[in-house]
Molecule: small-subunit ribosomal RNA
Organism: uncultured bacterium
RNA sequence: AGAGUUUGAUCCUGGCUCAGAACGAACGCUGGCGGCAUGCCUAACACAUGCAAGUCGAACGCUUGUCCGGCUUCGGCCGGACGGGAGUGGCGCACGGGUGAGUAGCGCGUGGGAACCUGCCCUGUUGUGGGGGAUAACCGAGGGAAACUUCGGCUAAUACCGCAUGCGCCCCGGGCAACCGGGGGAAAGAUUUAUCGCGACAGGAGGGGCCCGCGUCGGAUUAGCUAGUUGGUGGGGUAACGGCCCACCAAGGCGAUGAUCCGUAGCUGGUCUGAGAGGACGAUCAGCCACACUGGGACUGAGACACGGCCCAGACUCCUACGGGAGGCAGCAGUGGGGAAUAUUGGACAAUGGGCGCAAGCCUGAUCCAGCAAUGCCGCGUGAGUGAUGAAGGCCUUAGGGUUGUAAAGCUCUUUCGCCCGCGACGAUGAUGACGGUAGCGGGAGAAGAAGCCCCGGCUAACUUCGUGCCAGCAGCCGCGGUAAUACGAAGGGGGCGAGCGUUGUUCGGAUUUACUGGGCGUAAAGGGCGCGUAGGCGGCCCUUCAAGUCAGGCGUGAAAGCCCCGGGCUCAACCUGGGAGGUGCGCUUGGGACUGGAGGGCUGGAGUUCGGGAGAGGAGCGUGGAAUUCCCAGUGUAGAGGUGAAAUUCGUAGAUAUUGGGAAGAACACCGGUGGCGAAGGCGGCGCUCUGGACCGAGACUGACGCUGAGGCGCGAAAGCGUGGGGAGCAAACAGGAUUAGAUACCCUGGUAGUCCACGCCGUAAACGAUGUGUGCUAGACGUUGGGGGGCCUAGCUCCUCGGUGUCGCAGCCAACGCAGUAAGCACACCGCCUGGGGAGUACGGCCGCAAGGUUAAAACUCAAAGGAAUUGACGGGGGCCCGCACAAGCGGUGGAACAUGUGGUUCAAUUCGACGCUACGCGAGGAACCUUACCUGGGCUCGAAAUGCUAGUGACCAGCUGUAGAAAUACGGCCUUCCCGCAAGGGGCACUAGUAUAGGCGCUGCAUGGCUGUCGUCAGCUCGUGCCGUGAGGUGUUGGGUUAAGUCCCGCAACGAGCGCAACCCCUGCACACAGUUACUACUCGCAAGAGAGGACUCUGUGUGGACUGCUCCGGAUAACGGAGAGGAAGGUGGGGAUGACGUCAAGUCCGCAUGGCCUUUAUGUCCAGGGCUACACACGUGUUACAAUGCAGGGCACAAACCGUUGCCAACCCGCGAGGGGGAGCUAAUCGGAAAAAACUCUGCUCAGUUCGGAUUGCAGUCUGCAACUCGACUGCAUGAAGCCGGAAUCGCUAGUAAUGGCGUAUCAGAUCGACGCCGUGAAUACGUUCCCGGGCCUUGUACACACCGCCCGUCACAUCACGAAAGUGAGCUGUACUAGAAGUCGCCGCGCUGACCGCAAGGAGGCAGGCGCCCAAGGUAUGACUCAUGAUUGGGGUGAAGUCGUAACAAGGUAACCGU
Repeated sequence: AGAGUUUGAUCCUGGCUCAGAACGAACGCUGGCGGCAUGCCUAACACAUGCAAGUCGAACGCUUGUCCGGCUUCGGCCGGACGGGAGUGGCGCACGGGUGAGUAGCGCGUGGGAACCUGCCCUGUUGUGGGGGAUAACCGAGGGAAACUUCGGCUAAUACCGCAUGCGCCCCGGGCAACCGGGGGAAAGAUUUAUCGCGACAGGAGGGGCCCGCGUCGGAUUAGCUAGUUGGUGGGGUAACGGCCCACCAAGGCGAUGAUCCGUAGCUGGUCUGAGAGGACGAUCAGCCACACUGGGACUGAGACACGGCCCAGACUCCUACGGGAGGCAGCAGUGGGGAAUAUUGGACAAUGGGCGCAAGCCUGAUCCAGCAAUGCCGCGUGAGUGAUGAAGGCCUUAGGGUUGUAAAGCUCUUUCGCCCGCGACGAUGAUGACGGUAGCGGGAGAAGAAGCCCCGGCUAACUUCGUGCCAGCAGCCGCGGUAAUACGAAGGGGGCGAGCGUUGUUCGGAUUUACUGGGCGUAAAGGGCGCGUAGGCGGCCCUUCAAGUCAGGCGUGAAAGCCCCGGGCUCAACCUGGGAGGUGCGCUUGGGACUGGAGGGCUGGAGUUCGGGAGAGGAGCGUGGAAUUCCCAGUGUAGAGGUGAAAUUCGUAGAUAUUGGGAAGAACACCGGUGGCGAAGGCGGCGCUCUGGACCGAGACUGACGCUGAGGCGCGAAAGCGUGGGGAGCAAACAGGAUUAGAUACCCUGGUAGUCCACGCCGUAAACGAUGUGUGCUAGACGUUGGGGGGCCUAGCUCCUCGGUGUCGCAGCCAACGCAGUAAGCACACCGCCUGGGGAGUACGGCCGCAAGGUUAAAACUCAAAGGAAUUGACGGGGGCCCGCACAAGCGGUGGAACAUGUGGUUCAAUUCGACGCUACGCGAGGAACCUUACCUGGGCUCGAAAUGCUAGUGACCAGCUGUAGAAAUACGGCCUUCCCGCAAGGGGCACUAGUAUAGGCGCUGCAUGGCUGUCGUCAGCUCGUGCCGUGAGGUGUUGGGUUAAGUCCCGCAACGAGCGCAACCCCUGCACACAGUUACUACUCGCAAGAGAGGACUCUGUGUGGACUGCUCCGGAUAACGGAGAGGAAGGUGGGGAUGACGUCAAGUCCGCAUGGCCUUUAUGUCCAGGGCUACACACGUGUUACAAUGCAGGGCACAAACCGUUGCCAACCCGCGAGGGGGAGCUAAUCGGAAAAAACUCUGCUCAGUUCGGAUUGCAGUCUGCAACUCGACUGCAUGAAGCCGGAAUCGCUAGUAAUGGCGUAUCAGAUCGACGCCGUGAAUACGUUCCCGGGCCUUGUACACACCGCCCGUCACAUCACGAAAGUGAGCUGUACUAGAAGUCGCCGCGCUGACCGCAAGGAGGCAGGCGCCCAAGGUAUGACUCAUGAUUGGGGUGAAGUCGUAACAAGGUAACCGU
C1' cells in the first nucleotide's frame, strides 16, 4: 500500500466482498509448565445459609465467672485483679464495598464565581462556677403463639435541665468609620496526676452545598412550548443565593443557532482503531453522579432523606395458635432462573488502609492471598549432534523412477520444564507471615511425561491420486459439482500458525463509500419550473479610532493511572517502578494592529436616479379585417361522391359531389417568417387604439455601497383536469359503426360527445430541458445575425471601431468519454438547492394543501451483485448507400402426380446392428449384406482364449497329410503315416502341447477428453502482423476515401510505411504452330486377291520440348493514372476454356464403427468359434433416382462416325449349338499389336395415326441360363405369357449462361455373382439474360441498438401456483403519557390544643414550655372520565419481493414493424 466482482473487451461511476488490528467474548477440535492480568455484557430476576460495622469500663449504673485480700452472725458482705453479659451514654454506622435501573440534566467535563456549612485534625486566644429533676438496665405484676409490649417501683452518668459568667459571637439603636450603648446566648467530666476530654471565638487544612460561560446522541413524519410560567415588591424558608415557597403587581419567558415532545444513553480520565483528522466504545483501574424490592416521607446527625436505620403505601416471599408478625445479596461466597456465556458457600488480618479505644486490643468478604477457567498478554519446553543401503511402509508414476526424507532406526550427548530428595527466603524499621515448606538454591534418575489446529480454484502462501456425478456437498465475494473436480469427501504431499488453531459475533480500518483534512450534481445518483424577497451568509476604495475575532509573550489550570521518551526492578518479557515530555483545551494578563469585525469621516469605479433616442409576437383591455372550413337559402347541373393498401360503414335521384350568388357562426391568423425579436420562466404571431412592464444605446449631471445570494414566505406557472355561466365552425378522448386480424376493446376509415374558445374561481404538475441555479471578475481567435452609437471611402453601397443580444467553428484549459470552450462544462470568489448502489418507491403511514382528481413532504421490512454512464469491436434491423452470385428476372429441362429402384422416418420384429438429421442427414459411411462380410438375434461350444510377446514348471514329440464315428457345424474321440538339431554322455537349443503367470481381446461407452481427416460458410475477398502515429483504454489508423477490377486487382490520395496468409501467377488437361522422335499407330509410294509385307518420317496420331497472349499496337473515354469501350492482327483477346489449389476463422458440425489415442467399463464374457436367422420386414410418410405417359415418338430393317477405360485364378476372337440368357470351342493378347467392342442418338427405308394404343412396361405365371459350398427367406439375366398405374402432374420446388442445358450411348472402381447409384468418356447440341425493384446468400461503407450462447437475441404486463416481509381493516389486548375530577397513608409545616405534663417561674393557686389528640395546606399509591403516542394481534383485503423449464398475448430495445418518452 491494496485486491476480487457489472462488459465480448474498455474507461468511468457505483455498491457488495476480502486481506489488518482489537475483544470482559462464546462455540468446535486439541491441550505440557510458569508469570502477570481478567472473569454475569443476559433477569436493577427471585434468593436458602454463613459472613460483610462496630467499638469504648480512661463517661455510667447493674449483673455474672475465676483468683487474691479482708470481714463474717457462715446466709454471705466489702475491696482488688482479670474476664463475660445486656443496658444508659459517646464516637462510628453518610466511609469503605456493590450496581448502572433512572437521568439528555449544571448530571458530567472544563474554566470561572459568591451568598455558605464543616464532626474528627492543626494553630492561636479564652473558659470549664454552682445546682436540679428524671430514666433504661434491674425488681415486681400483667398481655401475646411469636415479634414484642403494658403497668408499678429503684438507680447512675461525659444522658437531660435551670442559674451564674462571657472577650469575641447574634440582634437592636447611634455613628461615614473606628467605635459606643442596650438586649440575648456556653460548658463535663474521667483517671494510674500525667494526660485525655468539654465550651466559646478567630484562623487553617481537607471535605461539602450553591451559581455561571462553554462542550455533551438520534428524530422536524415532534413546531410551537409555558401559569409559579417570566420579572418586580414585600415576606417566609435554608448553612447559603434564588419563584425555593407565599401574597400582591406587571405580562412576560423559551423557540428554526431547534423550544416542547419522542426514542436512546450514566458522564469523564481513557480504551480500540486510524498516517492523521476522525469513528466506535465507556469492562477491569481512577474521578464524579445516580440508585439500594417499587413509590412516597421525614427523623437523627457536622454530614443522609441514609444498601446491611425508621414510618407509610404497593407487589412478592416466609412464620403464625389466624389475632398478628418478619424480610429486602445492585456487599463476599453461594442457590435457582435467564442465557451462547462468566469462578470458591476457601485462608488471613501478616502487610496496606478504615472504625472505636489513652492503650493493649477488638472489628474489617475493604484488602492481601490461595482455588477454578488457555479468557487474554508474556516467557519456556516437548530435545541436541551425527546419521544414505537415500531402509521399510505410504503416495504418485511416463514403470525408468520420484516423494515423504536426515525424516526414522542406529550411534554420541544434554536435562530447561515436569518428577524425587534436601536446604529455604524478601515481603518485617523491635515483635507479628495467611501466602508457604511457596519463590529460589543444591543434589538425583532418565529422551525419559509433553502437538495440535486450520488451509492448499482466484483474491491468498500451499497439488496430486482416488471416490462421487447439478447427487452428496462447499461457499467471505466471484463461484465450484451434470464421468478425468488442484473448489465436494478421503488419502499422500504441501502451506500457515503453534499450546494453541479455526468459526461466529462486534468495533474501527481499508471506505476520498458523508469527502474539515478529502467528493460531487450536461449524459453515471444529484440544479429547486420561474421570479420577488425575510432571516441569515458574503460584500468596493481611502483615512482615523476601538481591540471582539486574530497573532505573539508570560502566568494559572488541564488529578492520578494510561499513551510516548529516558532510566531502574523481577534471569528476559509481559508486569511493576522513578523522572521527564505531552495533554492540540479553558481562564487571567501584557503587547501588536496587517486582515475580518465595531464606531466615525470621506470617495466614485459597484448599484441606482435624471435627460435624449430608437427596437421588439413583452403584458392587459376595447375595437376591427380578409382568406379558409362548416352550415343555411337560392341558381346551374346529374349520378355518383367520399374514403383506402384495397374496401366498407357514410352522403346522394327527397338531387349529393362539383359550380355560382347571398347569408350565418365560431375558431385560427397563410405570405412576411428568419438557429429573427420580446419575456424571469411558463410562454408570446392579422390590423388599429388606450393603459402598462422590462431591456438597450448616447451624453452629461446627481445619490454615495444604497450591493450579491437567499432557508422559510409570497407571487407567477404549458397542456390536461375541476366548479359556475356562456359559446361551439373545425378538430376530437369516450362512444358507435366499417375494415384489418388468429384475436384487434388498436394502428386505417365514416361518424361523434366532453373538451378545445370566453368570463370568473380552482389545480400547481411536465423530457416545466441548455436534462447545465443566481451573481461578479479574469482567460487566443474567426465567421454570421439582431438592436443602438461612432469613423473612413471610390456613397442606391462598401468597410472599420464599439456597447447589448443571439448563433456557428475553434486555441489553451477541463472532461470517464461524448463533448464544453468569452452565452464554459476553463480559472476563481459569494450564496442557495440537491446527491450518496439497484429494486421495494416517489410507494406506505403521518402531516400540510385541494371540491375532486390528486399534489407536496417522505420511510421501512424484504430482496439482488449488481443497477448505471460514455466509448469500442462485432452481430442484427420489416435503417440507408454502393456492389456481387443461375439470387431474382428472361429462358430450357426437371422434381412434386404414376410404377419401380434406392435411402430415411415410422411401425413391426427374437433381431430388423450402428452412425449421419435444415442448408451442410436421407442412391450418405456402402466403390457393391445369399454364407462370409456382420458389428444384431436364437441356439450350441471355448476359455491362456481365434491371433501377439515374455517368464516358470511339466510332457516329447508335435505339426502336416489321408481317413472313420457322433453332430447342424464348431468340436470331441479314434485309425493310418511320420519320430527335429548339436553332443559320447550329462545337458543345451529350436518347435509343439499342457498347467500357471504377466497379459491378450472388445465394431463396448465417451467425437462434449483427443489426433488425423472431412463437410460448410466459400473460390467468398477477405484475415492479420511489424514499426510508426492517434486514443487513459478497449481499440483505431494501415484495410477508410476518389476511381477501377472477377479479386484488399490495380491507380491516385492519405500518418502512415512496409510485410505475411489469402487473390492472381507458377502446376496439369485442352485449343494453334513449330522442332525432335516413329512402334504395335499412320500411308503420299511399291508388292499382294486379301490378310499382310516392304518402304517412308510428309499427313493423322502419339510422346517430349519450344513458341504463342502481354491491353503489346491504333482510336476514344478517363485525372495525363489504373482501367474501360471499339478496332487491327491472331488458332486463341482482355482471367481463352476446364482442373488442382480452400486465408484467419465459424458451426463443442461429422467421424472412438477406417485408423490412432486418454479415461471409464467388461474378462468361463460386452472376448472367441459355429449353425441358422436378421440387416432384404410393411398400413404408411419423405428425399434421391430410373422408366414413362408417346408421333421431334415407337417398332422393324439398312447403314455410318467416338473418346476414355479395362483384361493372364483375366479379356476372350473365329467357328458350332441354342429364339435367348448362354453353352461348346479354343486362336490371340501381360496388350497404340489380341480381346472387351456393337457405340448409340444421328441418317435412311417401312409400318403404326392419337388409341391407355404396335405408347408404357409394373405385376404375376411358366420355362430357363449363369455365378456360387449354397440363389427358400434374399441374386442377376433369358424366353414365352401377363400386361397394372400412368394421357405431362396441386400448393410448392430444383438445375443450368456454351460445347453449357438437354439428349445419346460407351467405360471403370467395388466385385464369385449382383447397379436405374457413383465416378469418368465421347457424340448430337440449344434457348435466354431488359434489368437489379423484389426473394435468398454474400462483400464494403454508414446509422441505430437495452443484442454479445449476438434477432432462433432481448424483454413487458395480467393470470395460475408456492413462499416471504409490509400496508389497510370491524376491532381486541398491552405499554407509556397528558388533562380534569376524586382520593388522601406516612410525614414536615401551620393553627387549635378544655386531655396529659418531672426540671423553669411562682409561697400557693397557677403559669411558661412540652406531649398526646384534633383541624388545615401539601402530597404517594389508588379510583373515575377523556385524549395523545407506541407495540402486538385481527376475519378479510391491497399491492410488493422472490421462485430451471406453466397460461395469454408482444408493449419496449433496430424506423421494434403505429418513433419513443414526459405530464394529465